Record summary
Predicted 3D model of a 74-nucleotide RNA (transfer RNA) from a Theionarchaea archaeon. The RNAcentral record of the sequence draws on ENA. It matches the Rfam family "tRNA". Rfam's curators write: Transfer RNA (tRNA) molecules are approximately 80 nucleotides in length. By type it is a transfer RNA.
C1' cells in the first nucleotide's frame, strides 16, 4: 500500500445488519435500614455516540473522506 475488525457516560458493555426517547453492570452521590460500618433496598446525576461531511421529515445506525487502536497480506 491493501483487507478485516473495533472506537457510545469514570471503567466495560448492548443498540448498527432492519433509521424513529441511548441500553444494562460497575463506580459516583442522596435517602432508607444500622449503636457504627459494611451488605442490602429505594431513588438520583452523569452522553458533542472518534472527526468532518452527504442522503433523509429524522442518522449510534446508511455513504464518502479523514483520525486513533488491534490484527492479517505484500
Nucleotide at each position: 500500500g491493501c483487507c478485516c475488525c473495533g472506537g457510545u457516560g469514570g471503567c466495560u458493555u448492548a443498540g448498527c445488519c432492519u433509521g424513529g426517547u441511548a441500553u444494562a453492570g460497575c463506580g459516583u452521590c442522596c435517602g432508607c435500614u444500622u449503636g457504627g460500618u459494611a451488605a442490602g433496598c429505594g431513588g438520583g446525576a452523569g452522553g458533542u455516540c472518534g472527526c468532518g461531511g452527504g442522503u433523509u421529515c429524522g442518522g449510534a445506525u446508511c455513504c464518502c473522506g479523514c483520525c486513533c487502536g488491534g490484527g492479517g497480506c505484500u